[in-house]
Molecule: Bacterial RNase P class A
Organism: Thermotogaceae bacterium
RNA sequence: GGAGGGGAGCGGCGGGUCGCGGCUCUUUGAGAGUCGAGGAAAGUCCGGACUCCGUAGGGCAGGGUGCCGGGUAACGCCCGGGCAGGGUGACCUGCGGAUAGCGCCAUAGAAACUCCAGACCGCCUUUAAAGGCAAGGGUGGAAAGGUGGGGUAAGAGCCCACCAGCGUCGGGGUAACCCGGCGGCUCGGCAAGCCCCACCCGGAGCAAGGGCAAGCAGGGGCAUGGGUGGCCCGCCCGAAGCCCCGGGUAGCCCGCAAGAGGGGUGUGGAGACACGCCCCCAAAGAUUGAUGACCCGCUAAAACAGAAUCCGGCUUACGGCUCCCCUCCAGCU
Numbered sequence: 001g002g003a004g005g006g007g008a009g010c011g012g013c014g015g016g017u018c019g020c021g022g023c024u025c026u027u028u029g030a031g032a033g034u035c036g037a038g039g040a041a042a043g044u045c046c047g048g049a050c051u052c053c054g055u056a057g058g059g060c061a062g063g064g065u066g067c068c069g070g071g072u073a074a075c076g077c078c079c080g081g082g083c084a085g086g087g088u089g090a091c092c093u094g095c096g097g098a099u100a101g102c103g104c105c106a107u108a109g110a111a112a113c114u115c116c117a118g119a120c121c122g123c124c125u126u127u128a129a130a131g132g133c134a135a136g137g138g139u140g141g142a143a144a145g146g147u148g149g150g151g152u153a154a155g156a157g158c159c160c161a162c163c164a165g166c167g168u169c170g171g172g173g174u175a176a177c178c179c180g181g182c183g184g185c186u187c188g189g190c191a192a193g194c195c196c197c198a199c200c201c202g203g204a205g206c207a208a209g210g211g212c213a214a215g216c217a218g219g220g221g222c223a224u225g226g227g228u229g230g231c232c233c234g235c236c237c238g239a240a241g242c243c244c245c246g247g248g249u250a251g252c253c254c255g256c257a258a259g260a261g262g263g264g265u266g267u268g269g270a271g272a273c274a275c276g277c278c279c280c281c282a283a284a285g286a287u288u289g290a291u292g293a294c295c296c297g298c299u300a301a302a303a304c305a306g307a308a309u310c311c312g313g314c315u316u317a318c319g320g321c322u323c324c325c326c327u328c329c330a331g332c333u
Base pairs, nucleotide, nucleotide: 001329002328003327004326005325006324007323008322009321010320012298013297014296015295016294017293018292020036021035022034023033024032025031038304042315043314045313046312047311048310049309050205051204052203053202057233058232059231060230062201063200064199065198066197067081068080069079070078071077082095083094084093085092086091096196097195101194102193103190104189105188120137121136122133123132124131145163146162147161148160149159150158164186166183167182168181169180170179171178172177209254210253211252212251218245219244220243221242222241225237226236227235261280262279263278264277265276266275267274268273
């Protein structure tokens, strides 16, 4: 100097004029002060806080996760580790079980799983026939461990060496797993097919729920009834309640922002994070739903894009700039 990998930040600021919403003060009007959308507010994909129902219990069906250990309120998230694959590398991606059972493997090929049988081209043998082979070639995503050597009529773990797998013994590690010794020689794939195993799971949701106000017109059905997903058992309630048809009212307030909160710092931990101390909460609370328009300046200033109960994540969208760490290449010293 170039090319990459991983992580983080900004994503507007200042002034003026007019116009919005909340809060506080003042007040005859009107005014003053102060605050006012995001890193994803998005998707509604997970997990919760919170609220209500349910004797809140048990079971079936159903759903979720899936290598090991840790973190967290919890999670399908995060951190660390293991193994496999890709990459020169920094790094990236993936993860239960195919011997519990069932099912599938088209086409091609002789044959698609080792039970039997079976050989397209071919090799050996024979006068010929009979016979032996699965080593070589072909088909395919996959063909009865791989490479090399010996041996053989030709061959084959038939034998040997190394490697992979499997079994067993020993050692290391909390574990996934790793290392070593010995040994027979070897036991396809698909579970994002059904399924099996381990662990986890009440339901509904701020239009939850509560209060004030307003307003009335009833009729019918149900005990094999009602009780917050389906079914069963249990338990509770029980003409209450539920269901159907019909009529009437529907405005305001709370919930509504002080939290698994934010910032700083110390200790512990590889880390996620935990604990302690100090400071702050002026930090949006709309409800026909608020921040818009114009001018000037700064700048790399533009993209994706607007809160509706609130948090922890994940995923998706995104123009430009800045910072930190790491890898590779070339050159110089």